[in-house]
RNA sequence: GACAAGGGCAAACCCGGCGAAAGCCGGUGACGCAAAGCUCCGAGGCUACCGUCCGCCCCGCGGACCACGCCAGUCGAGCCGCCGAA
Numbered sequence: 001g002a003c004a005a006g007g008g009c010a011a012a013c014c015c016g017g018c019g020a021a022a023g024c025c026g027g028u029g030a031c032g033c034a035a036a037g038c039u040c041c042g043a044g045g046c047u048a049c050c051g052u053c054c055g056c057c058c059c060g061c062g063g064a065c066c067a068c069g070c071c072a073g074u075c076g077a078g079c080c081g082c083c084g085a086a
Stems, first nucleotide, its partner, number of pairs: 001083001008033002014027005031073001037079003041076003044071003051065006
């Protein structure tokens, strides 16, 4: 990057599993994707078990903060890669 060819991935919903949650894995299914392949390095977003602090009717409950948990299908960066006319 072309109304090219051969292929690829798979949002939401639903089902099963894992997890405190966010979310992830498998199945199903296609909203979309030319890197929707890989890496949390930068920014951003989500969650808050634990922890810290606070409150209360204090074996507990509630609130605030916190990433060490996530999101690569939020953006940037890095790495790697299929096809390819004009």
This is a predicted structure of an 86-nucleotide RNA (c-di-GMP-I riboswitch aptamer) from a soil metagenome. RNAcentral holds the sequence, with entries from MGnify.